A computed fold for a 377-nucleotide RNA from a Bacteroidota bacterium, annotated as Bacterial RNase P class A.
RNA sequence: GAAGUGCGCCGGGUUAUCGCUCAUUUUCAAAAUGGGAGGAAAGUCCGAACUUCACAGAGCAUGCCGCCCUGCUAACGGCAGGGAGGCGGUGACGCCAUGGAAAGUGCCACAGAAAACAGACCGCCCCGGUGAAAACCGGGGUAAGGGUGAAACGGCGGUGUAAGAGACCACCAGUGACUCUGGUAACAGGGUCAGCUUGGUAAACCCCGGCAGAAGCAAGGCCAUGUAGGGAAGCAACGGGGCUGCUCGUCUCUGCUUCCGGGUAGGCCGCUUGAUUCCGGCAGCAAUGCCGUGAACAGAUCAAUGAUAACCAAACCUGCCGGCCGGAGGGCAACCGGCAGGAUGAACAGAAUUCGGCUUACAGGCGCACUUCCGUC
Numbered sequence: 001g002a003a004g005u006g007c008g009c010c011g012g013g014u015u016a017u018c019g020c021u022c023a024u025u026u027u028c029a030a031a032a033u034g035g036g037a038g039g040a041a042a043g044u045c046c047g048a049a050c051u052u053c054a055c056a057g058a059g060c061a062u063g064c065c066g067c068c069c070u071g072c073u074a075a076c077g078g079c080a081g082g083g084a085g086g087c088g089g090u091g092a093c094g095c096c097a098u099g100g101a102a103a104g105u106g107c108c109a110c111a112g113a114a115a116a117c118a119g120a121c122c123g124c125c126c127c128g129g130u131g132a133a134a135a136c137c138g139g140g141g142u143a144a145g146g147g148u149g150a151a152a153c154g155g156c157g158g159u160g161u162a163a164g165a166g167a168c169c170a171c172c173a174g175u176g177a178c179u180c181u182g183g184u185a186a187c188a189g190g191g192u193c194a195g196c197u198u199g200g201u202a203a204a205c206c207c208c209g210g211c212a213g214a215a216g217c218a219a220g221g222c223c224a225u226g227u228a229g230g231g232a233a234g235c236a237a238c239g240g241g242g243c244u245g246c247u248c249g250u251c252u253c254u255g256c257u258u259c260c261g262g263g264u265a266g267g268c269c270g271c272u273u274g275a276u277u278c279c280g281g282c283a284g285c286a287a288u289g290c291c292g293u294g295a296a297c298a299g300a301u302c303a304a305u306g307a308u309a310a311c312c313a314a315a316c317c318u319g320c321c322g323g324c325c326g327g328a329g330g331g332c333a334a335c336c337g338g339c340a341g342g343a344u345g346a347a348c349a350g351a352a353u354u355c356g357g358c359u360u361a362c363a364g365g366c367g368c369a370c371u372u373c374c375g376u377c
Base pairs, nucleotide, nucleotide: 001373002372003371004370005369006368007367008366009365010364012312013311014310015309016308017307018306020036021035022034023033024032025031038348042359043358045357046356047355048354049353050216051215052214053213057248058247059246060245062212063211064210065209066208067083068082069081070080071079072078084098085096086095087094088093099207100206104205105204106201107200108199121146122145123142124141125140126139127138128137129136130135154172155171157169158168159167173197175194176193177192178191179190180189181188182187220269221268222267223266230260231259232258233257234256235255239253240252241251242250243249276296277295278294279292280291281290282289283288316342317341318340319339320338321337322336323335324331325330
């Protein structure tokens, strides 16, 4: 100097005028003072707080999670630290829904003889027949060679055979059983024996282990107004309804379906002081925790949080000067800094009960740590 990897931050500000909205001071209005949209407010994927389901259970179903250890948290399918296994990269590092395929069932297009208790298309060998020969036909044996495919009944070298084949032998790989060493463990390495050997897929059903009540602020309450606490038909006590998707259980006694007819759509609470955010100190590798008589705080409801002007910061364009390059005269392509002018208002994007995570989107800029390559000293 170039190219990368990981982590974090910003993503606007000040003044003036006008406008919207909330709180307080007020009976109301007006006025004054103070406040008013994010790092993701998005997705609605997880987990909770909170509310209701009268009370208290059991089983099944259903759904979710899945390597090990130590921690954090209200909890999580989350996070931190350290590891194991597999894949990618020269590397920093990145990715992995990472238990079980030898309990069972299913699937693997096309091609191929055959896709897992999986086979004979071409071949090779033996016997018989036809033929002058080449070759052809029939029967039997074979899976070592070739072909197809992503993948084909372990690999390689021999013995053996009519030809072959783990049929047998030595070595290697894999699997199983027993066992040793290291490690808390996931797991790694070694030894002996054995039959020779049993693809993939569970993000297919399933098996193993663990966890889980349901619904959700349109939850749920209060007030006011007003009608009609209406009518008809049907089902039902071996019943209806709630807990509950189903069964048992338990509580309760009028519920369920259809049709006709009537009233209401208003206001208030929930609603923002929280497992809260920032700053400082201490502990910790960190996630995070503790302390502080430090600072801060939208609550709309057909839905506020805006508009204009000037200036600053920031990215862009142009010009000048300097750095820089060159032995020099000189150069301005690229990069860095300063000054002046111009034009713009940079991206993703808008609270709706609240919070902790995860995932996704993002113009431009900044900082820290690390890796590789080139050059110089």
It was read from a public genome assembly, where an Rfam model found it. It matches the Rfam family "Bacterial RNase P class A". Gene Ontology terms of the family: tRNA processing, dimeric ribonuclease P complex and ribonuclease P activity. Rfam's curators write: Ribonuclease P (RNase P) is a ubiquitous endoribonuclease, found in archaea, bacteria and eukarya as well as chloroplasts and mitochondria. By type it is a ribozyme.